Predicted 3D model of a 75-nucleotide RNA (transfer RNA) from a Candidatus Micrarchaeota archaeon.
The source organism's lineage runs through Archaea, Nanobdellati and Microcaldota.
It matches the Rfam family "tRNA". Rfam classes the family as a transfer RNA. From the family's description: Transfer RNA (tRNA) molecules are approximately 80 nucleotides in length.
Model confidence (mean pLDDT): 81 of 100.
[in-house]
RNA sequence: GGGCCCGUAGCUCAGCUAGGAUAGAGCGGCCGGCUUCGGACCGGCAGGUCGCGGGUUCAAAUCCCGCCGGGCUCG
Numbered sequence: 001g002g003g004c005c006c007g008u009a010g011c012u013c014a015g016c017u018a019g020g021a022u023a024g025a026g027c028g029g030c031c032g033g034c035u036u037c038g039g040a041c042c043g044g045c046a047g048g049u050c051g052c053g054g055g056u057u058c059a060a061a062u063c064c065c066g067c068c069g070g071g072c073u074c075g
Stems, first nucleotide, its partner, number of pairs: 001074007010027004020058001029045005051067005
């Protein structure tokens, strides 16, 4: 340098193939309940430029282009 895959909440990931709902789950955090206290359990809350920029479109996490970072691979 070429090819393929990945990047979404603090962490691990789903959603992308076939564009449209308010962007989700588990764990973690915070508050409350329960408990002698804690853990477990139950209820609730907060937390996101969907890697970055551009394009297409009425509408983009999703399609297209470029770039950045990571992994595998070929030479």